[in-house]
């Protein structure tokens, strides 16, 4: 210098004028005005997970259903997120990706093609034995190499063996079981012994195993005020040895006597609160590989409710486009022209809080920083 | 702001749960019938299954992300 990998920060600057919302103080003719101060994001988004908070259900036990998660360990308020490992795959490498438990518990599926798709099967073939024979051959026993179909055909390579063959036998590799060693564990070990091999794939199919989960959501909920007809219809059960409720079932238990539910109709479209100090931000130190945790100091940093956080002008810059000049180079010697110089124009991406946090995912013009890998050149 | 649902020919819908051939009605086109039209009869064409990725031999179907559309939810008595 070129090509790449991982991570982080910012995402508009300066000045002037006008305006908007919250809040403090002051003035006031109670309408408002003046001054000070604060005023969107890394995703505020999608609402995909996890919590806080609030209400409802909450008397206990057992069982079941449904949903979710899924290698091991750690971290956390909690998680499906994160961190560190393991295994598999990809890459020369830095590194990246993985919904990564169980297919010898069971059920199901494997279309078309193919002889055969799951207790494997037996096409074209091989030719030892037996049977039949018209002496051409056919049938039975034995076998499964090569070819072909398919996503997938019941270990692979080499040798021996055989009539032809096949783990039939042997060596190596692979696979399974037991033991040993290392590791908390997942798992690893050209460590040992045994087994000729018995075990196809799919669980983002049902399922099994382990673990987790009560429901709804700030339009939750609380208070004040105004208004109206606590009216009508309908369904279930029913007069206490019964019914209803206690968010699936059962049992025990509790409450209640008309109750439980649905629909139509009526009124209001106001205010306060919840509401922002929080698993909070910044700095320093310590523990840890890390996620994270601990200690000290410091800061207060949006609370709107048809919903504020904006508009205009000037300057400089990143970036883009156009014209001109131009050195390397190219060629038909007059043109094209990376870099560079100069003049002009445009001029910031995705997007905007609405109870609050921790994550994930998605969108995003451009700028900057750190670490590492491969290659080339030079010293 | 919160919750739920749906995207399949031009239109309205099946198929999805349990993966393998995308089907039905109306509409369109052609032919027959008719003097002509309508109706009827016979036949034909037309679908990236919203989009992207993944699981699988194989995806409209299963899973994830994303886009668009639709519906419901205020309080009092």
């Nucleotide at each position: 210098c070129c090509a790449g990998a991982g991570g982080g920060u910012c995402g508009g600057g300066c000045g002037g004028c006008c305006g908007c919302g919250g809040u403090g103080c002051g003035u006031u003719u109670c309408g408002a005005c003046g001054c000070g101060u604060c005023g969107a994001g890394g995703a505020a988004a999608g609402u995909c997970c996890g919590g806080g908070c609030u209400c409802c259900a909450c008397g206990g036990a057992a069982c079941g259903a449904c949903g979710g998660u899924g290698c091991c360990g750690g971290a956390u308020a909690a998680u499906g997120c994160c961190c560190g490992g393991c295994g598999a795959g990809c890459g020369c490498g830095a590194g990246c990706u993985c919904a990564g438990g169980g297919a010898a518990a069971g059920u199901g599926c494997c279309a078309c093609a193919g002889a055969a798709a799951g207790c494997a099967g037996g096409u074209c073939g091989c030719a030892a034995g037996g049977a039949u024979u018209u002496c051409g051959a056919u049938c039975c026993u034995g076998c499964g190499a090569c070819a072909g179909u398919g996503a997938a055909a019941g270990g692979g390579u080499g040798g021996g063996g055989u009539a032809a063959g096949a783990g039939c036998c042997c060596a190596c590799c692979g696979c399974g079981g037991c033991c040993c060693c290392g590791g908390c564990a997942a798992c690893g070990g050209c460590g040992g012994c045994c087994g000729g091999c018995a075990c196809g794939g799919c669980a983002a199919a049902c399922c099994c195993c382990a673990c987790c989960g009560g429901g709804a959501g700030c339009a939750a909920g609380a208070c004040c005020g105004a208004a109206u007809a606590g009216g009508g219809g309908u369904g279930g059960c029913a007069u206490a040895u019964g019914g209803g409720c206690c968010u699936g079932u059962u049992c025990c238990g509790g409450c209640u006597c008309g109750u439980c539910g649905c629909c139509c109709g009526g009124g209001u479209u106001g205010g306060u609160u919840g509401c922002u100090u929080g698993a909070g931000g910044g700095g320093c130190g310590g523990a840890g590989c890390g996620a994270u945790c601990c200690g000290c100091c410091u800061c207060c940093c949006a609370g709107a409710u048809g919903a504020a956080u904006g508009g205009c002008c000037g300057c400089a810059c990143a970036u883009u486009c156009c014209g001109c000049c131009g050195a390397a180079g190219c060629c038909u010697u007059g043109g094209c022209g990376a870099a560079g110089g100069u003049g002009g124009a445009a001029g910031g991406a995705c997007a905007g809080a609405a109870c609050c946090c921790g994550g994930c995912u998605u969108a995003c013009a451009g700028a900057c920083c750190c670490u590492c890998u491969g290659g080339c050149a030079c010293c | 702001c919160g919750g739920g649902g749906a995207g399949u020919g031009g239109c309205g819908c099946a198929g999805c749960c349990u993966g393998g051939u995308a089907g039905c009605g109306c509409a369109u086109c052609u032919g027959c019938u008719u003097u002509g039209g309508g109706a009827g009869c016979a036949g034909a064409g037309g679908g990236u299954c919203g989009c992207a990725g993944g699981u699988u031999c194989g995806a409209a179907u299963c899973c994830u992300g994303u886009c668009u559309c639709c519906c419901c939810g205020a309080c009092c008595a």